[in-house]
RNA sequence: CUGAUGAACGGCGAUGGAGUUCGCCAUAACCGCCGCAAGGCUGAUGACUCCUACCAGUGG
Numbered sequence: 001c002u003g004a005u006g007a008a009c010g011g012c013g014a015u016g017g018a019g020u021u022c023g024c025c026a027u028a029a030c031c032g033c034c035g036c037a038a039g040g041c042u043g044a045u046g047a048c049u050c051c052u053a054c055c056a057g058u059g060g
Base pairs, nucleotide, nucleotide: 010025011024012023013022016051017050018049019048020047021046032041033040034039
């Protein structure tokens, strides 16, 4: 100096915040789907719970 492995800290899981948990990553993980194109569709979660925002319906 290079490569591999392990540990710690950290980062990430299609739009916000928090807790729990799972998974992934370390010149990387991650950056939704359909469609030739035009264009179209779902969702604030990886999963669960709560809050906020948004959408639909009903009642006051």
Predicted 3D model of a 60-nucleotide RNA (Fluoride riboswitch aptamer (crcB RNA motif)) from Paenibacillus stellifer. NCBI's taxonomy places the organism under Bacteria, Bacillota, Bacilli, Paenibacillaceae, Paenibacillus. The prediction has a mean pLDDT of 79. It matches the Rfam family "Fluoride riboswitch aptamer (crcB RNA motif)". A reference for the family is Ren et al. (2012), "Fluoride ion encapsulation by Mg2+ ions and phosphates in a fluoride riboswitch", Nature. The sequence is in RNAcentral, with records from Rfam and Ribocentre.